[in-house]
Predicted 3D model of a 375-nucleotide RNA (Bacterial RNase P class A) from an Actinomycetota bacterium. The sequence was found by an Rfam model in a public genome assembly. It matches the Rfam family "Bacterial RNase P class A". About the family: Ribonuclease P (RNase P) is a ubiquitous endoribonuclease, found in archaea, bacteria and eukarya as well as chloroplasts and mitochondria. By type it is a ribozyme.

RNA sequence: UGAGCCGGCCGGGUGACCGCGGCGUCUCCCCCCAGGGGGUUUCGCUGAGGAAGGUCGGGGCUCCAGAGGACAGGAUGCUGGCUAGCGGCCAGUCGGGGCGACCCGCAGGAAAGUGCCACAGAGAACAGACCGCCGAUGGCCUCGGCUCCCUUCGGGAGUCGGGGCACAGGUGAGGGUGAAACGGUGCGGUAAGAGCGCACCAGCGGCCGGGGUGACCCGGUCGGCUCGGCAAACCCCAUCCGGAGCAAGGCCGAAAAGGGAGAGGGCGACCCGUCCGUGGACACUCCCAGGUAGGCCGCACAGAUGGAUGGUCACCCAUCCGGAUCCCCGCAAGGGGCCGGUGGACAGAACCCCGCCUACAGGCCGGCUCACCGU
Repeated sequence: UGAGCCGGCCGGGUGACCGCGGCGUCUCCCCCCAGGGGGUUUCGCUGAGGAAGGUCGGGGCUCCAGAGGACAGGAUGCUGGCUAGCGGCCAGUCGGGGCGACCCGCAGGAAAGUGCCACAGAGAACAGACCGCCGAUGGCCUCGGCUCCCUUCGGGAGUCGGGGCACAGGUGAGGGUGAAACGGUGCGGUAAGAGCGCACCAGCGGCCGGGGUGACCCGGUCGGCUCGGCAAACCCCAUCCGGAGCAAGGCCGAAAAGGGAGAGGGCGACCCGUCCGUGGACACUCCCAGGUAGGCCGCACAGAUGGAUGGUCACCCAUCCGGAUCCCCGCAAGGGGCCGGUGGACAGAACCCCGCCUACAGGCCGGCUCACCGU
């Protein structure tokens, strides 16, 4: 100088004017009516975020249910610690990626059981013979020797040896298919082959020793044990979980209808009754229960049941673009000053809190890595 990695922070500033919500104060008006409510005006104080977002996890708070426990269902899943708690945080282990700083991981069990593994391929899990290789053994063909038999030149049987076929069969070394084909390399072995045998390597398992709280790591030894993948398939194991949510819930409570009591007995209309009775109902007054409309609380040092926290202008700051002349540095390209223009993202509390995830123009600070150059 260039390219990166990690962590933390900011999220335009100042002033003027206009405007909005809440609270207090003040001026005036209105309503029911004697204590409140509503409107208006003056002044003062106060008024979004790092995510207020998604509503994913946990908790507070509230109501419902519940003797205790289990099943079912759901969530989580390496280890240790932190936390009220979490699926969170910190530190580590293992696996993967990067030259590195560092990053990523839905990271228990597949040797409990069941199930699945598309296409291709002969065969996909106590495997499989398509091509290829072999064909020792058995079979068939052929040639030769020997023995025996019938004997007419010739033929037959047995046996031994050579050659051939690739029929039975052997073979998982090689080719080919596939994401995956039942360890790898070499030597021996074999008819050809194969952990079939051996050496080394890898994996797995048992035992032993050492380190660590632990996940796990290091080393030794034994066993040919060589055992596919998927649990984000069922399942198994371990831990945790009662349900619903501020439209939770609590208090007050009209109007109309309903229930009870009282008063008047006069007119009027209704029912009972011949009339008397004023017996019942309506109309009047008071009381009652329920809890609808509505109001208050829950509710906060912002705070609402329709949602305020904004706008304009000036200057400055970051960014980007342009610049004839002027000033500074430079040989130059260019850089800075200066001038003009541009212009600040994601997003907007609604019961509260702790986390996670997601979105975000631009900028600041700190630590670290790699490459090149110089000393």